[in-house]
Molecule: RNase P RNA; transfer RNA
Organism: Minicystis sp.
RNA sequence: GCAGUGGGGCAGGUGAUCGCCGGCUGGGCUCCGACGAGGCGAAAGCAGCGUCGACCCGGCGGGAGGAAAGUCCGAGCUCCGGAGAGCAGGGUGCCGGGUAACGCCCGGUGAGGGUGACCUCGAGGAAAGUGCAACAGAGAAAGACCGCCGGCGCGCCCGUUCGAAGCAAUUCGGCGGGCCAGACGGUAAGGGUGAAACGGUGGGGUAAGAGCCCACCGCGCCCUCGGUGACGAGGGUGGCAUGGCAAACCCCACCCGGAGCAAGGCCGCAUAGGGAGGCGAUUCGUCGGUCAACCGACGAGAAGGGCUGCUCGCCCGAGCCUCCGGGUUGGCUGCUCGAGGCGUACGGCAACGUGCGUCCUAGAAGAAUGAUCACCGGCGCAGAAGCGGGCGACCGCUCCGCGCAACAGAACUCGGCUUACAACCACUGCGACC
RNA sequence: UCCGGCGUAGCCAAGUGGUAAAGCACGCGGCUGUUAACCGCGACAUCGGAGGUUCGAUCCCUCCCGCCGGAGCCA
Numbered sequence: 001g002c003a004g005u006g007g008g009g010c011a012g013g014u015g016a017u018c019g020c021c022g023g024c025u026g027g028g029c030u031c032c033g034a035c036g037a038g039g040c041g042a043a044a045g046c047a048g049c050g051u052c053g054a055c056c057c058g059g060c061g062g063g064a065g066g067a068a069a070g071u072c073c074g075a076g077c078u079c080c081g082g083a084g085a086g087c088a089g090g091g092u093g094c095c096g097g098g099u100a101a102c103g104c105c106c107g108g109u110g111a112g113g114g115u116g117a118c119c120u121c122g123a124g125g126a127a128a129g130u131g132c133a134a135c136a137g138a139g140a141a142a143g144a145c146c147g148c149c150g151g152c153g154c155g156c157c158c159g160u161u162c163g164a165a166g167c168a169a170u171u172c173g174g175c176g177g178g179c180c181a182g183a184c185g186g187u188a189a190g191g192g193u194g195a196a197a198c199g200g201u202g203g204g205g206u207a208a209g210a211g212c213c214c215a216c217c218g219c220g221c222c223c224u225c226g227g228u229g230a231c232g233a234g235g236g237u238g239g240c241a242u243g244g245c246a247a248a249c250c251c252c253a254c255c256c257g258g259a260g261c262a263a264g265g266c267c268g269c270a271u272a273g274g275g276a277g278g279c280g281a282u283u284c285g286u287c288g289g290u291c292a293a294c295c296g297a298c299g300a301g302a303a304g305g306g307c308u309g310c311u312c313g314c315c316c317g318a319g320c321c322u323c324c325g326g327g328u329u330g331g332c333u334g335c336u337c338g339a340g341g342c343g344u345a346c347g348g349c350a351a352c353g354u355g356c357g358u359c360c361u362a363g364a365a366g367a368a369u370g371a372u373c374a375c376c377g378g379c380g381c382a383g384a385a386g387c388g389g390g391c392g393a394c395c396g397c398u399c400c401g402c403g404c405a406a407c408a409g410a411a412c413u414c415g416g417c418u419u420a421c422a423a424c425c426a427c428u429g430c431g432a433c434c
Numbered sequence: 435u436c437c438g439g440c441g442u443a444g445c446c447a448a449g450u451g452g453u454a455a456a457g458c459a460c461g462c463g464g465c466u467g468u469u470a471a472c473c474g475c476g477a478c479a480u481c482g483g484a485g486g487u488u489c490g491a492u493c494c495c496u497c498c499c500g501c502c503g504g505a506g507c508c509a
Base pairs, nucleotide, nucleotide: 001430002429003428004427005426006425007424012376013375014374015373016372017371018370020063021062023060024059025058026057027056028055032053033052034051035050036049039046040045065407069418070417072416073415074414075413076412077260078259079258080257084312085311086310087309089256090255091254092253093252094108095107096106097105098104109123110121111120112119113118124251125250129249130248131245132244145191146190147187148186149185150184152182155179156178157177158176159175160174162173163172164171165170199217200216201215202214203213204212218240219238220237221236222235223234224233225232226231264333265332266331267330274324275323276322277321278320279319283300284299285298286297287296288295289294304316305315306314326508327507340359341358342357343356344355345354346353347352378404379403380402381401383400385398386397387396388395389394435505436504437503438502439501440500441499444458445457452489460476461475462474463473464472482498483497484496485495486494
């Protein structure tokens, strides 16, 4: 110099001027609003006073982030009958630990990638079952296309010291060997296809072959040792016996009630508790009021509702549902002190925990935290000068000039993840020069 | 704040594990005296982006980007 890996911290500072938001506080103004106690008046009402707010002029002290973002997980808090059972649904998935909790973090195991610093892993089960695998290929889970081998059969050729016919050439038959095609059987070694082919390599063995047998490697099972465990090491044994995909259905283990600060609480204001349609009850039994009607009590029944997908169970139960129409677009609270920050000691490899000390740090609602200037500081670039160091390549400091400063804005609050981001630090590899 | 959906050629739009249809528009040729219509042929797709699972991803999973829609007051 180039390429790369990891990491936490920082996110410019000070001052002046002009503004913004909310808090406390001093004064002014009575045009406006609210409240209170009175006065005058027969009443309607009228004129004032006080407090608070608003408004105006000041003073004091505060005012965004590491991600405030995406809203992807987990909680607090609040409300919904303090939430029953089964099914369905959703989520997580090596081991141990941390934590309020988590799908997060830390440490480890195994697998994989990189020369390396280091990184990645949704990493349970494929001998519970179902399913998928295009094209190619014989065959995609148990398969015979070519090839190899065996005996069989047909035809041809060759040999024959064999048999028959013939005087003989020769012919027919038998036996042996070879070739071509066929059907049957054996064979998963070889060929070829594919992302993937039914353990791999070597040797023995065989008609040809094959874990058929042997050695090594791999795999399964068992035992021993080490480890809390995932797992590792060693030994024995089986003789290969179950290929891949579960971010395919599924199975196993564990977890999950729902909604969200527009939660929820209080106050105020307004309106027609209007219209249409649909569903349901006004029922039954017992007792009492002397019977009936009617009333009361108890029990049963009942649309619908409560827990929001379904069923059952439990509770409430005389109203309920849909559409049209109407009104409001206010205030206070919840609200910021919290699993809180910082420092330190101890425990722990670490995440983190415990003790002590210390600090209080935005609470808005068309939504504040800004703008300009000056000085100082940071980084980069190029040039010139000066000083210093080094044998040298070059390096450091000072001065002058130019440029840059990112991503981005709280909205109930925390713990994480993810994404965006200028510059910095440490480390790794390679190259060049000294 | 909560919930749901979509993104495929210039436009519209099918395909949802096996390598992306069809129509309009566009280009060329034919028909016609010429144009339109019609007929034939052709080209046009980082399947919104990145990563993962898989032999293989438009499709399955995760994270981003963009767009669209719905719900929430009182009686």